[in-house]
RNA sequence: AGCGAAACGGCAAACCCUCCGCAAGGAGGGGACGCAAAGCCACGGGACCCACGAGGUCAGCCGGGCUACCGAAC
Numbered sequence: 001a002g003c004g005a006a007a008c009g010g011c012a013a014a015c016c017c018u019c020c021g022c023a024a025g026g027a028g029g030g031g032a033c034g035c036a037a038a039g040c041c042a043c044g045g046g047a048c049c050c051a052c053g054a055g056g057u058c059a060g061c062c063g064g065g066c067u068a069c070c071g072a073a074c
Stems, first nucleotide, its partner, number of pairs: 002074001003071002010035002015030006033060001039066003043063003046058004
C1' cells in the first nucleotide's frame, strides 16, 4: 500500500411528521434496510424530473478523482 476479521465509533434505506421545490428531489426530527468510504466531487456512463433552456435531480446505480478511522488473516 492492497485488503476487510474484530473493536471504538460513524452513517442511515423504506416508512412517518414539518419545511423548501412545478417536479425529480432536498433540509430537519423520528426510524433502521443496509454500508469499510453509504465521507466529498456530476468527470464518463446510466436513471429520473421539468417551466423543455446554455435547465435541473440522483454520490445509497456503475466507473473515475480527492480525502479519511482501525489493524486480524493474506